[in-house]
Context: one part of a larger RNA
Order: sequence, then C1' cells, then structure tokens
RNA sequence: UUGGGCAUAAAGUGUCUGUAGGUGGCUUUUCAAGUCUGUCAUCAAAUCCCAGGGCUCAACCCUGGAUAGGUGGUGGAAACUACCAAGCUAGAGUAUGGUAGAGGCAAAGGGAAUUUUUGGUGGAGCGGUGAAAUGUGUUGAGAUCAAGAGGAACACCAAGGGUGAAAGCACUCUACUGGGCCAUCACUGACACUCAUAGAUGAAAGCUAGGGGAGCAAAUGGGAUUAGAUACCCUAGUAGUCCUAGUCGUAAAUGAUGAAUACUAGGUGCUGUGCAUAUUGACCCAUAUAGUACUAUAGCUAACAUGUUAAGUAUCCCACCUGGGAAGUACGUUCGCAAGAAUGAAACUC
Repeated sequence: UUGGGCAUAAAGUGUCUGUAGGUGGCUUUUCAAGUCUGUCAUCAAAUCCCAGGGCUCAACCCUGGAUAGGUGGUGGAAACUACCAAGCUAGAGUAUGGUAGAGGCAAAGGGAAUUUUUGGUGGAGCGGUGAAAUGUGUUGAGAUCAAGAGGAACACCAAGGGUGAAAGCACUCUACUGGGCCAUCACUGACACUCAUAGAUGAAAGCUAGGGGAGCAAAUGGGAUUAGAUACCCUAGUAGUCCUAGUCGUAAAUGAUGAAUACUAGGUGCUGUGCAUAUUGACCCAUAUAGUACUAUAGCUAACAUGUUAAGUAUCCCACCUGGGAAGUACGUUCGCAAGAAUGAAACUC
C1' cells in the first nucleotide's frame, strides 16, 4: 500500500466557514471522451502451453499451432458517466406572515449577603476543632442598631427545560444585531454535499501593559496531627480570580460516537409551532411538523449496549489507526515574549 477498521479494544481533527479536489436530483436532445463490440497492425527469437516427431525412454532437441493481455489504426452501439442544448420542481435558496429563546454585543439600573469604616447600646470573651492551639479582645472585641464605602456573584423561579457551530450563555430594563422553527407555496431553477491547504473561533490556567482588589485562594508563615508530615485539619495570606487591550491555542475540548442524504414496528413524556374543535381562559382529544428525554421490536454487536437523535440498511466526501515500551521523547522546521504548542522518528528491548 491493499484489505480491515475507528462509542468502550489502536483510531472521529475542540468547533465552524470554505478554496482546489472528489461526489451529485428529474425529463428530452447532441456528441462519442470514458464504456461495450468487430476487424487490422504490432508486442524479435528462445521460454511457457497444446499437438506431432527425433535421440532405446526421459531430461533434451526439432516442426507446427494457440489463448489471455497491452498499444495504435479503423468500422459500429448509445443504456450509463462526461459534454452540448432546452426544460422541470421533490434538493437548495429567496420572499411574505407569524413565533419561542440564559444566542451575541454595548450602556444603564437593582436588592440580599460577605468584608470594612464611623457613631450609639453593652461589658468578657470571641473564633476554631475529633480535641486543641496559633489568632483576636478592657487601646472595648464578639453581639445588636443606624449611616457610609467598595468589589464580586446574581437565591427562589429552575425543569436531562431553553439556546448557540463548539467553547459557552441565567438579576432587571433599553439600543443594535445573528441564527432557528412554523405557515403560505409567490419567486429563482440544481444554484447542492463534503472538504487537503487556508481562515475564523476556542473553557480553565499562564504571559504582557494599565486599572481594580470584597470574598475565595496556588506559593508562603504560624498552630496542630504524626515516628516524620515539605499533606489532609485550623489561623493568617501573595500572585491569581474581576475590567480594558493583546497573547497563548490546549482539556476526560466527551455523546470517549465526523458531515450530508434516503429508508426501516410501536409506546410514553417535555419544549416550540400550525390546523381543526370547544371555551372567559386553561386542561383534554385528534392530526402534521422542528427539537429533546425514556422505553422497546427487527436488525446489529465480542459483550455491555444501541435501537427513526442507530452503534440498523445503503450512497458519497473528509480526518485517523496498524503489537507493548522507548515516546508524544530526540533531532530538524514553523509558531510563541516566555511557558510551551504543532509536526514527529530511530537504535534498543519485550
């Protein structure tokens, strides 16, 4: 490489946009590049295969013949693929009317709580633990009342509920703004799917500069525990956590399950919508849809499980895997301020 695989055994890029490439709906026409077929030429001889013959046989030798396949010329076929031309509407998109939502971004506002400051009351402990101690308090703590400051997070509602490509997104209100879904079936008429390279985005931690700093809290100090205790427990506490502008580009970035399309028993919920009926309204019932959750048949699976949201049956495109260790290491290269990231071996060993 082929074959076979990729939820859990090695293996789905964190996610999206999208170029080259690959693949591509229905009907009719053209053409004959691919495709199929006839024929001609050629692919030296020897060899191989078949038939016959010669050495007593055989090996060996001689004579004749032939298939498959390749390449080129020429004649034909036109279903399929490609091409040409014309059309269609079931894919895709647009339009119109609705609709749900923590989708995004920016500004403004709010209350509870912690901490802290000032003042009042009050007067001995508070705090902490398995038990203690460090700590804190008569220079008046803790408790309680009033007023102020500041930062961060938004109880209940709240639900495997919603929404977003993923990361993620939740107090309230406002401005701007993206996408989805449903209905109508008006318009375009294959405009589609996937996607190497590339681009965008990407939790937390970290880094750079400037702010901010209530609580929490790596590092660190102290007190305990212990044989020791560089820990678990306690008391303090700095980076950080927050904001602005950059950077980094990684996670068990998980559904450990790539994207798209079609088909294949049911049953029970929840969310959004439409239609019909009823009503003050809600519930209920029937039906059609988009999502989401459970259960289950066939099938599939090594099993567990999965099962119309497939891990079933098929098509198409991409990524990736090929015994364990050495090793996601070395070396080289690219990126980065750095930390490091990406790419990524071998010797040797079992």
This is a predicted structure of a 350-nucleotide part of an RNA (small-subunit ribosomal RNA, central domain) from Chamaecyparis obtusa.
NCBI's taxonomy places the organism under Eukaryota, Streptophyta, Streptophytina, Pinidae, Chamaecyparis.
The full RNA is in RNAcentral, with records from SILVA.
Model confidence (mean pLDDT): 86 of 100.